Glycine riboswitch aptamer from Novispirillum itersonii subsp. itersonii ATCC 12639, 100 nucleotides, folded computationally. The coordinates come from a structure-prediction model, not an experiment, and the mean pLDDT is 78. Lineage of the source: Bacteria > Alphaproteobacteria > Rhodospirillales > Novispirillaceae > Novispirillum itersonii subsp. itersonii. It was read from a public genome assembly, where an Rfam model found it.
[in-house]
RNA sequence: ACGAACCCCGUGGAAGAGAUCGUUUUACCCACACGGUAAAACGGCGCCGAAGGAGCAACCGCCUCCGGAAACUCUCAGGCAAAAGGACCGCGGGGGGACG
Numbered sequence: 001a002c003g004a005a006c007c008c009c010g011u012g013g014a015a016g017a018g019a020u021c022g023u024u025u026u027a028c029c030c031a032c033a034c035g036g037u038a039a040a041a042c043g044g045c046g047c048c049g050a051a052g053g054a055g056c057a058a059c060c061g062c063c064u065c066c067g068g069a070a071a072c073u074c075u076c077a078g079g080c081a082a083a084a085g086g087a088c089c090g091c092g093g094g095g096g097g098a099c100g
Stems, first nucleotide, its partner, number of pairs: 006095008018045001020044010046080003052076001053074003059068003
């Protein structure tokens, strides 16, 4: 059971922190160069926590051991204009089959 937990898809909402500095590459603008714009990579300093990951704890479990465990902590990863991403929440659909 007129379908719980949980999982997937679609959809809406969704914070924080330098539009920082330097170098290089590509494309475009410019008659060329200087210079400018955009994107990417690398390096430096400063920051953020809500992809992921890790750690501890209240607590839970067969509570010795051991294991599970947060939106807390760390900042490896990720991120710091916009875009993208985004824990979590709402709605719709599918799976599932009973947490409470």